Overview
Predicted 3D model of a 1504-nucleotide RNA (small-subunit ribosomal RNA) from an uncultured bacterium. Rfam family: Bacterial small subunit ribosomal RNA.
RNA sequence: AGAGUUUGAUCCUGGCUCAGAACGAACGCUGGCGGCGCGUCUUAAGCAUGCAAGUCGGACGGCAGGAAGGGGCUUGCCCCUUCCGAGAGUGGCGGACUGGUGAGUAACGCGUGGGUGACGCAUCCCUCCGACGGGGACAGCCGCUGGAAACAGCGGGUAAUACCGGAUACGGCCGCGCGGGUCAGAGCCGCGCGGGGAAAGGCGCUCCGGCGCCGCGGAGGGGGAGGCCCGCGACCCAUUAGCUGGUUGGCGGGGUAAAGGCCCACCAAGGCGAUGAUGGGUAUCCGGCCUGAGAGGGCGAACGGACACAUUGGGACUGAGAUACGGCCCAGACUCCUACGGGAGGCAGCAGCUAAGAAUAUUCCGCAAUGGGGGGAACCCUGACGGAGCGACGCCGCGUGGACGAGGAAGGCUGGAAGGUUGUAAAGUCCUUUUGAACCGGAAGAAUAAGCGGGGCAGGGAAUGGCUCUGCGGUGACGGUACGGUUUGAAUAAGAGGCGGCUAAUUACGUGCCAGCAGCCGCGGUAACACGUAAGCCUCGAGCGUUGUUCGGAAUUAUUGGGCGUAAAGGGCAUGUAGGCGGCUGUUUAAGCUUGGUGUGAAAGGCGGGGGCUCAACUCCCGGACUGCACUGAGAACUGGACGGCUUGAGUUGCUGAAGUGGAAUCAGAAUUCCGGGUGUAGGGGUGAAAUCUGUAGAUAUCCGGAAGAAUACCGAUGGCGAAGGCAGGUUCCAGGCAGACAACUGACGCUGAGGUGCGAAGGUGCGGGGAGCAAACAGGAUUAGAUACCCUGGUAGUCCGCACAGUCAACGAUGCACACUGGGUGUCUGGACAGGAGUCCGGGUGCCGAAGCAAACGCGGUAAGUGUGCCGCCUGGGGAGUAUGCCCGCAAGGGUGAAACUCAAAGGAAUUGACGGGGGCCCGCACAAGCGGUGGAGCAUGUGGUUUAAUUCGAUGGUACGCGAGGAACCUUACCUGGGUUUGACAUACACACUGAUUAUAUAGAGAUAUGUAAGCGCAGCAAUGCGGGUGUGAACAGGUGCUGCAUGGCUGUCGUCAGCUCGUGCCGUGAGGUGUUGGGUUAAGUCCCGCAACGAGCGCAACCCCUACCGCCGGUUACUAACAGGCAAAGCUGAGGACUCGGGCGGAACUGCCGGCGACAAGCCGGAGGAAGGCGGGGACGACGUCAAGUCAUCAUGGCCCUUAUGUCCAGGGCUACACACGUGCUACAAUGGCCGGAACAGAGCGCAGCAAGGCCGCGAGGCGGAGCAAAACGCAGAAAUACGGCCGUAGUUCGGAUCGGAGUCUGAAACCCGACUCCGUGAAGUUGGAAUCGCUAGUAAUCGCGCAUCAGCACGGCGCGGUGAAUACGUUCCCGGGCCUUGUACACACCGCCCGUCACACCAUCCGAGCAGGAGGUGCCCGAAGCCGGCAGUCCAACCGCAAGGGGGACGCUGUCGAAGGUACGUUUUGUAAGGAGGGUGAAGUCGUAACAAGGUAACC
Repeated sequence: AGAGUUUGAUCCUGGCUCAGAACGAACGCUGGCGGCGCGUCUUAAGCAUGCAAGUCGGACGGCAGGAAGGGGCUUGCCCCUUCCGAGAGUGGCGGACUGGUGAGUAACGCGUGGGUGACGCAUCCCUCCGACGGGGACAGCCGCUGGAAACAGCGGGUAAUACCGGAUACGGCCGCGCGGGUCAGAGCCGCGCGGGGAAAGGCGCUCCGGCGCCGCGGAGGGGGAGGCCCGCGACCCAUUAGCUGGUUGGCGGGGUAAAGGCCCACCAAGGCGAUGAUGGGUAUCCGGCCUGAGAGGGCGAACGGACACAUUGGGACUGAGAUACGGCCCAGACUCCUACGGGAGGCAGCAGCUAAGAAUAUUCCGCAAUGGGGGGAACCCUGACGGAGCGACGCCGCGUGGACGAGGAAGGCUGGAAGGUUGUAAAGUCCUUUUGAACCGGAAGAAUAAGCGGGGCAGGGAAUGGCUCUGCGGUGACGGUACGGUUUGAAUAAGAGGCGGCUAAUUACGUGCCAGCAGCCGCGGUAACACGUAAGCCUCGAGCGUUGUUCGGAAUUAUUGGGCGUAAAGGGCAUGUAGGCGGCUGUUUAAGCUUGGUGUGAAAGGCGGGGGCUCAACUCCCGGACUGCACUGAGAACUGGACGGCUUGAGUUGCUGAAGUGGAAUCAGAAUUCCGGGUGUAGGGGUGAAAUCUGUAGAUAUCCGGAAGAAUACCGAUGGCGAAGGCAGGUUCCAGGCAGACAACUGACGCUGAGGUGCGAAGGUGCGGGGAGCAAACAGGAUUAGAUACCCUGGUAGUCCGCACAGUCAACGAUGCACACUGGGUGUCUGGACAGGAGUCCGGGUGCCGAAGCAAACGCGGUAAGUGUGCCGCCUGGGGAGUAUGCCCGCAAGGGUGAAACUCAAAGGAAUUGACGGGGGCCCGCACAAGCGGUGGAGCAUGUGGUUUAAUUCGAUGGUACGCGAGGAACCUUACCUGGGUUUGACAUACACACUGAUUAUAUAGAGAUAUGUAAGCGCAGCAAUGCGGGUGUGAACAGGUGCUGCAUGGCUGUCGUCAGCUCGUGCCGUGAGGUGUUGGGUUAAGUCCCGCAACGAGCGCAACCCCUACCGCCGGUUACUAACAGGCAAAGCUGAGGACUCGGGCGGAACUGCCGGCGACAAGCCGGAGGAAGGCGGGGACGACGUCAAGUCAUCAUGGCCCUUAUGUCCAGGGCUACACACGUGCUACAAUGGCCGGAACAGAGCGCAGCAAGGCCGCGAGGCGGAGCAAAACGCAGAAAUACGGCCGUAGUUCGGAUCGGAGUCUGAAACCCGACUCCGUGAAGUUGGAAUCGCUAGUAAUCGCGCAUCAGCACGGCGCGGUGAAUACGUUCCCGGGCCUUGUACACACCGCCCGUCACACCAUCCGAGCAGGAGGUGCCCGAAGCCGGCAGUCCAACCGCAAGGGGGACGCUGUCGAAGGUACGUUUUGUAAGGAGGGUGAAGUCGUAACAAGGUAACC
């Protein structure tokens, strides 16, 4: 510090996700030790049991019991003295601290800084003064009574440091008078007079005088803790906007320690609020903790400070002090006891229990330390605390061994093997002993007091004492612990997660969209680095992962530090309130600001330095910091305040000017419709075509006249005006704004503008008018599968006017307003200056192009989207949703404001390359058109689908499968089926052992494979041993598979397509994808060539080079040929001969737009012509760019993986691949006379032939047979070519067409023609009379037509591959169909239009909204009831202290009563939660249904 994820790719926007750190955690797996910390975050739910606050006998009365002594003496009790002394009581101090919890609280509760002149304070310290002298009670106790108990009542009697009078009064308090002092009202400092107010003793010592210690009273001071008040600071919601009756203030009073409406009476009518009152929700606050670079954000466990609470609510008492946790009273709920009458209780103290929960500990030890309470002290109490226990909950440290050790062992995993890896790892050798175990040591640390001894000091001072120094001194929960030592032995100790990318670390097997994984992207459908397992590896390590939460990354709420033309985002426009901001200049002030000082900012924590535990965590010390607040001194530039001046901002007046600016009135013409009349006749209208409609009752057309309403052609514009909406015939009136030149005036009067207010298109609403045309709804006609649409004919609201409402829009420049600054060029509207001829310049508007700059790009660019300033509005992923709900507005429709649950990993912007378009342009192709012939109908052949079958083997399947793999299935082939055999195998290699030539013939069984037997036979080398080679059997390696996967592959092939394209290097342009080049102008069959050009070159393609063919030449020439010569026959190159010709072979030549003319740009090239066998690539072939279709082929072959192994291998026989209701493709033959038949006659080319072709001859009607000359072939043969021409017959007929089918008889091949061959002859003679929709081929030696040959092959050809013969027609042209090329345009497509995608309906699930209601919570108001209690009133009952001789008084307690008052009741309305019949829409889900709305002109442009 970033990364992954939207796309085919790119840049941007933007969300989601990850890597980090942290935790009072929990869960999973695992777990050796120690130190230091932490440990109910959930129901402030309920609690059994024990403990957590007592203490003082030196305040007091007294005493159960015990011990000793003595006495009485009824030997068992009583009495006396001394000692110890429980429990309870009076009294004092403390139970207001400590400890717990966070419910409540949005508050002066907390933090921080101040105030108290508005306050009091027990204990402690200091100082001053005092402590005299009396009295009466009540507990305890005793007696009695009630009660189950808790407890209570009556009587008697008693002490005090308990209670009450009296005396005294230095201070102090109160009243009066006076002085000083302060900003101010203060005993802050003084004076005088008067009034009222205190006390307690206990212990020790004593020389009995007193002294000491602890206490007591009054007062002042200190210290410390507290009460109250104030400034400032710190949560969310405006879908909470108004709140308030003791409310705000005053006067008087009450109350308190104390100010105050705290409380009361009266008076006034105030107080708070957009700088957020009130209400609602949430929440203890802080020091700090976590995170972060910081600013911030989150949190408030532990530790520390403050607050609040103690079962819920209310209340007071006591006291120095009270929210009184372990006090009291009342009410409620709950629990317990009960004799049913009544009582008792409060763990949010420490443990512990129950429930809840993912989850949080021992009913431990000790007061030894620290601290607290009481006490004179000893001491007692202390679940505060110190410790131990449990929990890896966290942090820190240590260990589980170290060194050497390669035959790199075994085993595992992996690899075809070699090998690799685990891995120096192990074993082994040497060593160490932390930790562990055993034993021993260990009072060392934590520890100083009381007491005793000694010294010193103060006081007048002896003793007891006080203060201080010092020696000795008991006491340890932890704990036989820390630590140390000895012995022992590598001994007791490793896991967890991960390994597709992010992200470090990979292989194998299993699985087969299953099981599963997953933080995001995404993996899994047979070869998964992503699932599971193993091995290996990576990371961390007594832990490792997961989950949750917080901050970070996130500049993703942006103060630091973001944006708003198109990504989310400028308010529809204006005016203006509050607010924010504000020109030049002078004086002053000092609020902001700057700077110095002072106080505070607790400690702990954090940071720096240092110290102590072996280190660290932890802890101690020091420093600094605590960015803050307050007080105070100084400064005056800037901002602010006050006062003054200025003119440039702003404005006013005068002059001129332009304008569809607004309002009102009035006028005009054209058109439309209607009405009346005339002319006139059969249609009109409308459409893609029609129909509805209209017209002989006279339309349309045309002419004349009239009426009505609405809108204003031309001018007219890229133009003008307005704030926006918007504004258009002319004229007049009224009103407003704007611009220009010059002059004068005011003097900052300004800019922006939350709320507010006004204006605001269309459509809509109300009332009243108006209504020609147009036209939602509606009706009809068409279209269509449908057509609630598009088209047509009609037509009502509405459109128009007046008044009122509504208040929205793609209200757009998708661009808020104002001001300033920043190169230019060119139009246009309007005003001005100069010149006055063209023209130059200045201002205001409105356009275009562009510099810099900006921008993701597109683009913007003085009319900014540039550079700045001020102010406002708005945005923060998509969907849900501008929805629900609440509120406001509206007559309604609706508008404004405006969520959440849930769901997705995107949704988007701009640009790029493609692809596509019922977009455009240009151009090709038998693409169409023009032609010729076919297919589709028939019969047959053949292939396919389907069906059938034991099997009908398999593959090929739009174009690009279907006479295809098949260039030839009777057996074989053959892969299929049935049956019969066989198991190292039909075939290959190698080994071991045994036997043995190989092999041939034959017999038997059998369908055969095979089995058994017989006979013959005995390889090569070597004398031999033996070797080599072969065969058979056995064994184990292995063979074998046409079994699967063409979506694991190689190779080969098809197709686009013989189309003209596809790319690269360098350069240049662009952030980039990418572009340029390759586009453009011409031209070509062609990216062919030329020209131009930020491109210049190059490669693969095109073309050419190769082959055939057409012409010529040369060479050579037989088996070919025969012109001349010769011979010769019935005839014939038959023979000699020839090398001319034809022909065949080889090698060359020839054609290149080379020449001429025209066109073109002087090019490329095109057109025409000459010559030429051939002319503009002469004709044909071979040749197929980058790539596409996961195209085809695992069955040609090869091959990874998987599968079979007495079978999915292999052998054999028979069957099947030949089936047949059907359907399709490809063909053959026909339907006839351009024909059929008969007859004789003519002319090819290319091939093939020895297991072959076979002549002549003979036989057969024929297929063919017999036979065999010749020929390995320019020689012989196949081999008669056929169509054709000539002659004849047929005469339009299902025929002398056509030949299927069937019957019979044969031929040939073959081991064998039944299933299932071809051919021949005789007979039979079917469908068929030119073929629906549709569809195919072909542009010249082509189509059509005719035959011939070859491959395969024993035989089998209508197919395939070749060959020649005869030999046409047509092409205007590129609108249309199909395919393709180039440029351009749009795009929401990119598995790319066979794309994408919308809505209803149906089904399932999820959350939400409404909802008759039902149930609960909260708080509010009115009224009723009214506990305890304080306060007030009354004077009923009772009463020790004081007064009084007494009566009585004073005073007190109880009682009664009033105000207030908790809980409760009741009524009403508010709010919130749960639930609900039913209703509504939304989201998600597998290939559901219906249509086709949008994206290409999306087929009616889309959208608001």

The coordinates come from a structure-prediction model, not an experiment, and the mean pLDDT is 85.